[in-house]
RNA sequence: CAUAACAAAGCCAAACUCGGCGUGAGCCGAGGACGGAAAGCCACGGAUCUUUCAGAGAAAGCCGGGUUGCCAUUA
Numbered sequence: 001c002a003u004a005a006c007a008a009a010g011c012c013a014a015a016c017u018c019g020g021c022g023u024g025a026g027c028c029g030a031g032g033a034c035g036g037a038a039a040g041c042c043a044c045g046g047a048u049c050u051u052u053c054a055g056a057g058a059a060a061g062c063c064g065g066g067u068u069g070c071c072a073u074u075a
Base pairs, nucleotide, nucleotide: 003075004074005073011036012035016031017030018029019028020027021026034061040067041066042065044064045063046062048058049057050056
């Protein structure tokens, strides 16, 4: 340095509730924790969802891929 496994100081935050935005899928803020070792980022492939049906959109906490990266112990 790489790989694999165990853990989690710190980190993120599902459902649900409240407020706001959007036709909608959903998004943002606050509360809240089911979970997470990339649950950081990117719609590139597949699947899904919305729609005014298209050279439009949502979703990275569905699977794969790309890219960056934290803690700590063992082999």
The RNA shown here (c-di-GMP-I-GGC riboswitch aptamer) has 75 nucleotides and comes from an uncultured Desulfobacteraceae bacterium. Its Rfam family is "c-di-GMP-I-GGC riboswitch aptamer". Gene Ontology term of the family: cyclic-di-GMP binding.